[in-house]
RNA sequence: GGCUCUGUGGCUUAGCGGGUCAAAGCAUCUGUCUCGUAAACAAGAGGUCCUGGGUUCAAAUCCCAGCAGUUCCU
Numbered sequence: 001g002g003c004u005c006u007g008u009g010g011c012u013u014a015g016c017g018g019g020u021c022a023a024a025g026c027a028u029c030u031g032u033c034u035c036g037u038a039a040a041c042a043a044g045a046g047g048u049c050c051u052g053g054g055u056u057c058a059a060a061u062c063c064c065a066g067c068a069g070u071u072c073c074u
Base pairs, nucleotide, nucleotide: 001073002072005069006068007067010026011025012024013023019057028044030042031041032040050066051065052064053063054062
């Protein structure tokens, strides 16, 4: 340099043949329980989906460019 795949809360993932508010587990915060901690239970916060642009009534999803990582080739 070329090619393959990936990028979604702090972490791990689902959703990616377009359509109601982007879903779950762990972690974190608060409360209940306890002599206290943990566990358990209840409730809450946290994302505008890697960045920019395009198509569309509507984009995490399709298209283009870029960035980062990854596989293979040279």